The RNA shown here (transfer RNA) has 72 nucleotides and comes from Spizella passerina. The coordinates come from a structure-prediction model, not an experiment, and the mean pLDDT is 83. The sequence is in RNAcentral, with records from Rfam. Taxonomically the source falls in Spizella (Eukaryota, Teleostomi, Sauria, Passeriformes).

RNA sequence: GGGCUGAUGGUGUAGGGGUAUCACGUUUGCUUUGCAUGCAAAAGGUCCGGGGUUCGAAUCCCCGUCAGUCCA
Numbered sequence: 001g002g003g004c005u006g007a008u009g010g011u012g013u014a015g016g017g018g019u020a021u022c023a024c025g026u027u028u029g030c031u032u033u034g035c036a037u038g039c040a041a042a043a044g045g046u047c048c049g050g051g052g053u054u055c056g057a058a059u060c061c062c063c064g065u066c067a068g069u070c071c072a
Stems, first nucleotide, its partner, number of pairs: 001071007010024003018055001026042005048064005
């Protein structure tokens, strides 16, 4: 320098056109003498940045950044 793959709550992830899923974690309540476990509820992400297409974009297209991998 070129090819491919990826970027989504604090962490790991699903979702590939109609404002986002689950698990762990966090907070609150119940249970306990207390803790853990269990049960219930809540908060927390407008989806890497910019532009385009579209009635509508996390999703499709283009450019960039970063990471991984392969080739030279």